[in-house]
Molecule: Bacterial RNase P class A
Organism: Acidaminococcus sp.
């Protein structure tokens, strides 16, 4: 210098004028003054929780989610540290990574044969010379062919025997564990579970338009049907629980607010110390001000800079996606000293 990998941050600044939201102070009111007012993703609404209501949520079935090990956490499908596998020269990155020896299914085309059965060419033996027997080395097909390579062996062959390797089982050692290493054994077991399924763990439903309260108005009536032989709550089904001025349909009526709370101080943030490889935790200290409801957070000017993606709606922890310019650490290549 070029090409990369990882990590943590930033997100226009200053001044003036005008305007908007809620808050505080002043004022009889109109209004005035003051400080304050979007994000790292506020987004997608994909996970996990808090909170609220329904039995403070109960039992079973069905259904769904997750799926190497250990830890973190309120919880998680998230995070951290490892194991195994894969990719990269490397920094480093990726993995839907339980079970195929519980059972069932599937494996196109080609091929003799796609899974327990078998032999197309070939090889060997026999004779009646086109048939019988042996074989699974070699060829051929395929994404995949019944362990691989080599030596011995044989009529030809074959784990038939041996050595090494892969796999399986046992055992010893290391490790909390996933797993790893050594030794021994008989020789062998196809793939597919993002096919059904099995195993383990977890999961009740609905969501702030949840829900609670106030105010205004008032009225409730009629008809039919169902209902303690159980309406309805109860939202996949059954049980169970609660237990009725109830429920459904139709007729014809009344009321419906610039309402209040929920609502923002929180499993939160920063700093220090201690523990831990880390995620994180404990203790101590410090600071904290969006809270609207059709919805405010803006506009103009000046100087510098040039600037993307994007706008809260109950609140947190994550993930994913969008996208700007810099910084630090590390890797590789080349050049120079």
């Nucleotide at each position: 210098u070029g090409a990369g990998u990882g990590c943590g941050a930033a997100a226009g600044a200053u001044a003036a004028u005008c305007g908007c939201g809620g808050c505080a102070g002043c004022g009889a009111a109109a209004g005035c003054u003051g400080a304050u007012g979007a994000g790292g993703a506020a987004a997608g609404u994909c996970c996990g929780a808090g909170c609220u209501c329904c039995a403070c949520a109960g039992g079973g079935c069905a259904g769904g989610a997750u799926g190497c090990u250990g830890g973190a956490u309120a919880a998680c499908g998230u995070c951290c540290a490892g194991u195994g596998g894969g990719g990269g020269u490397g920094a480093c990155c990726c993995c839907a990574a339980g079970g195929a020896a519980a059972g069932u299914g599937c494996c196109a085309c080609a091929g003799a044969a796609a899974a327990u059965a078998a032999a197309c060419c070939g090889c060997c033996g026999g004779c009646u010379u086109g048939c019988c027997g042996g074989u699974a080395a070699g060829g051929a097909u395929g994404a995949a062919a019944c362990g691989g390579u080599g030596c011995g062996g044989u009529a030809a062959g074959a784990g038939c025997g041996c050595a090494c390797c892969a796999g399986c089982g046992g055992u010893c050692a290391a490790g909390u564990g996933a797993u790893u290493g050594g030794c021994c054994g008989g020789c062998u077991a196809g793939g597919u579970a993002a096919a059904c399924c099995c195993c383990a763990u977890c999961c009740g439903g609905a969501g702030c338009a949840a829900g609670a309260c106030c105010u205004a108005a008032u009225a409730g009536g009629g008809a039919a049907g169902g209902g303690a032989u159980g309406a309805a709550g109860c939202g996949g089904c059954c049980c169970g629980c609660u237990g009725a001025u109830c429920c459904u349909u139709c007729c014809g009526g009344g009321u419906u607010g610039c309402g209040u709370c929920g609502c923002u101080u929180g499993a939160g943030u920063c700093c220090a110390u201690a523990g831990g490889u880390a995620a994180c935790u404990a203790u101590g200290g410090a600071a904290c001000u969006a809270g609207a409801u059709a919805a405010a957070u803006g506009a103009u000017u000046a100087u510098c800079g040039u600037a993307a993606c994007a706008g809260a709606a109950c609140u947190c922890g994550g993930c994913u996606u969008a996208g700007u310019g810099a910084g630090c650490a590390c890797u590789c290549a080349c050049a120079c000293a």